Description:
A computed fold for a 350-nucleotide part of an RNA from a metagenome, annotated as small-subunit ribosomal RNA, central domain. Its mean pLDDT, the model's own confidence on a scale to 100, is 88. Its Rfam family is "Bacterial small subunit ribosomal RNA".
Context: one part of a larger RNA
RNA sequence: UUGGGCGUAAAGAGCGCGUAGGCGGUUCGGUAAGUCUGAUGUGAAAUCCCGGAGCUCAACUCCGGAACUGCAUUGGAUACUGCCGAGCUUGAGUGUGGGAGAGGAGAGUGGAAUUCCCAGUGUAGAGGUGAAAUUCGUAGAUAUUGGGAGGAACACCCGUGGCGAAGGCGGCUCUCUGGACCACAACUGACGCUGAGGCGCGAAAGCUAGGGUAGCAAACGGGAUUAGAUACCCCGGUAGUCCUAGCCGUAAACGAUGGGCACUAGGUGUUGGAGGUAUCGACCCCUCCAGUGCCGCAGCUAACGCAUUAAGUGCCCCGCCUGGGGAGUACGGUCGCAAGACUAAAACUC
Numbered sequence: 001u002u003g004g005g006c007g008u009a010a011a012g013a014g015c016g017c018g019u020a021g022g023c024g025g026u027u028c029g030g031u032a033a034g035u036c037u038g039a040u041g042u043g044a045a046a047u048c049c050c051g052g053a054g055c056u057c058a059a060c061u062c063c064g065g066a067a068c069u070g071c072a073u074u075g076g077a078u079a080c081u082g083c084c085g086a087g088c089u090u091g092a093g094u095g096u097g098g099g100a101g102a103g104g105a106g107a108g109u110g111g112a113a114u115u116c117c118c119a120g121u122g123u124a125g126a127g128g129u130g131a132a133a134u135u136c137g138u139a140g141a142u143a144u145u146g147g148g149a150g151g152a153a154c155a156c157c158c159g160u161g162g163c164g165a166a167g168g169c170g171g172c173u174c175u176c177u178g179g180a181c182c183a184c185a186a187c188u189g190a191c192g193c194u195g196a197g198g199c200g201c202g203a204a205a206g207c208u209a210g211g212g213u214a215g216c217a218a219a220c221g222g223g224a225u226u227a228g229a230u231a232c233c234c235c236g237g238u239a240g241u242c243c244u245a246g247c248c249g250u251a252a253a254c255g256a257u258g259g260g261c262a263c264u265a266g267g268u269g270u271u272g273g274a275g276g277u278a279u280c281g282a283c284c285c286c287u288c289c290a291g292u293g294c295c296g297c298a299g300c301u302a303a304c305g306c307a308u309u310a311a312g313u314g315c316c317c318c319g320c321c322u323g324g325g326g327a328g329u330a331c332g333g334u335c336g337c338a339a340g341a342c343u344a345a346a347a348c349u350c
Stems, first nucleotide, its partner, number of pairs: 003322004007304002012318001014201004021194003025088007033081002035077008049065006091191001092188003095184004103177007110154001115149007125136002162169002206247006215241002220236004258317006266295011299306002323350003332343004
């Protein structure tokens, strides 16, 4: 629990699809439910308010009035909202024609590098560090040449570049597939926005089953360092990292900024597209649309800063906050194989 707020003070759900609900463009006609207005009835008395009166005053009491902001019935008004009907095209969607992209899924394939194996050359060191040692090496290492195996990741291109709702996505080719953008203005004719519940997606780590394992590497072992060193450094090294199927459902899931629409100076870069100008032509230049950065006015802000990608000005819908600790904990419930997740207090204390 009114109100005031949510970039950094407490507070935007990790993200989407969408149910109920809330809200909803433009014109005409109808209706009269909401709305406005008149009348009638009712709204007990007491109380409250106003005027007056009675107790010596007052409290108190009595009389009169007003009020009782409400409800019902009925007559009327029709701007707005609702409902019904008929239209419209600007919102939304479809179509046609284009070009861009690490968007997603599956299959195939390429080169460099690391490691390992085989063979050649070759000999005493190599490796590692602040310095060393553990370690590897005369059973031939390191180095170098040729051949082979296997797994994982894709240098340069690479760009405050692109795509995606978010998580996220980067060698190349093919197949399947989603979305956005631009131009035209042919079609539908408000079909829209948001979205409690619900459903789905959701990095890493972790879990289950099966596979795989080159490099890296929690745990672990060893060497150093140190007063100690359960670390930082070094030598090893298992889960894991990879694949398939299924769970988990979290994050500084961040722009710490929910979504939609409209309006409000500019300047400069960049990505995609269109038009114009120009040209032999690619450029250049101008305009428009969509995205993505920087700077900056008004305005906003506690300040920092934000500033047409708003944190400005408004409207609609959702989520959330309400002093610190206790505590995102206990209990209960739901979900999960588990780890745990979600929901979520109180005593007490400052």